[in-house]
Model confidence (mean pLDDT): 78 of 100. The RNA shown here (Bacterial RNase P class A) has 372 nucleotides and comes from an Actinomycetota bacterium. The RNAcentral record of the sequence draws on ENA. Lineage of the source: Bacteria > Bacillati > Actinomycetota. It is recorded under the gene name rnpB. The model forms 91% of the base pairs in the Rfam consensus.
């Protein structure tokens, strides 16, 4: 000075008038007075909780989640810290990161073969056949040489497919070829051994062991898991029905008793609709400041501070100034002028995650070039 990686924070201020909501004071009742009054996401409703009702002897058994280690946390699919892979010169990212030697299943086209695989081009005369020559001969295509031939039949190294073709270079060895054999190199599996709580590294050895993928396919290990949600659920209780009882009539002379009745009037009593109150805005896994431990998520101490709340659901609107942006005017003076100022809004509350967001700030740390 350029390019860039990571966290953190702000997201308009001041006043003024009018309006709206809760709380406290006033006031018979108004009026009036004080005071508070969205967000980093209040958003998605994906996770975890706490609160409530239900339901529950134990244990299994289906069904769901979670998945490297160690930590934090009420707890979680969340934070942290570190492992390993993979990407990036790095700072740094990014990962649905147990288990493919428990079993099953699938691996498309392509290709001879797709998993204890295969021969399509190729290579090969060692073995068996067949042809051809010379030769022996007790003459039988019998028997020995030599050549030649890819039917039998033997290879998998080389070509060729494909995301992937059962290690890689090399010498040895064969007809011809191969871990067949050997040396180095990858891998893997065991055993030592050193670091580290541990995932896991590092170094040593021994075994030709050379074993493909795939579990956001069944599946198997281990952990964790009752259901339903504040329209959760608790009280109150108009009116309107139900039930009981007294008050009239009847059967009677009286008392119980039963029946009847304008289905009237009073009293009680049960579930409970409209409404209504708590839950619910009180105190909290609380919010700001400090200071201790810790790498670090967080955890302890002190001090302060109480800080939205409704139930058709408040949180608004103009004005002036001032600040950011764009754009025009110009006498060029940080002058006037016009327009805009994102994303979004609380509903039982906390704790994540994800997802939107004009424009701004600010801390660290990389790489490259200059200059000292």
């Nucleotide at each position: 000075u350029g390019a860039g990686u990571c966290g953190g924070c702000c997201g308009g201020g001041c006043g003024g008038c009018c309006g709206c909501g809760g709380c406290g004071g006033g006031u018979c009742a108004c009026a009036c007075c004080g005071u508070c009054g969205a967000g980093g996401a209040a958003a998605g409703u994906c996770c975890g909780g706490a609160c409530u009702c239900c339901g529950u002897a134990g244990a299994g058994c289906a069904c769901g989640g979670u998945g490297g280690u160690g930590g934090c946390c009420a707890a979680c699919a969340g934070c942290c810290a570190c492992c390993c892979a993979c990407g990036g010169u790095g700072a740094c990212g990014u990962g649905c990161g147990g288990g493919a030697c428990a079993g099953u299943g699938c691996c498309a086209c392509a290709g001879a073969g797709a998993a204890c695989a295969g021969a399509c081009c190729g290579c090969c005369a060692a073995c068996g056949g067949c042809c051809c020559g010379c030769g022996c001969c007790a003459c039988g295509c019998g028997c020995g040489c030599g050549g030649g031939u890819g039917c039998g039949g033997g290879c998998a190294a080389g070509g060729g497919u494909g995301a992937a073709a059962c290690g890689g270079u090399g010498a040895g060895g064969u007809a011809a070829g191969a871990g067949c054999u050997c040396a180095c190199c990858a891998g893997c599996a065991c055993c030592g051994u050193c670091g580290g709580u541990g995932a896991c590294g590092g170094c040593g050895g021994u075994g030709g062991c050379u074993c493909g993928g795939u579990a956001a396919a069944c599946c198997c290990c281990a952990c964790c898991g009752g259901g339903a949600g504040c329209a959760a659920g608790a009280c109150c209780a108009a009116g309107a029905u139900g039930c009981c009882g007294a008050c009239g009539g009847g059967c009677u002379g009286c008392u119980c008793g039963u029946c009847c009745g304008a289905u009237g009037u009073c009293g009680g009593c049960a579930g409970g609709u409209g409404g209504g109150u708590c839950g619910c805005a009180c105190c909290g896994a609380g919010g700001c400041g400090u200071c201790c431990a810790g790498u670090g998520a967080u955890g302890g101490g002190c001090g302060u501070c109480c800080c939205a709340g409704a139930u058709g659901g408040a949180u608004g609107g103009u004005c002036g100034c001032c600040c950011c942006c764009a754009c025009c005017c110009c006498u060029c003076g940080c002058g006037g002028g016009u327009g805009g100022g994102a994303c979004a809004g609380a509903a039982u509350c906390c704790g994540g995650c994800u997802u939107a967001c004009a424009g701004g700030c600010c801390g660290a740390c990389u790489c490259a070039u200059u200059c000292g």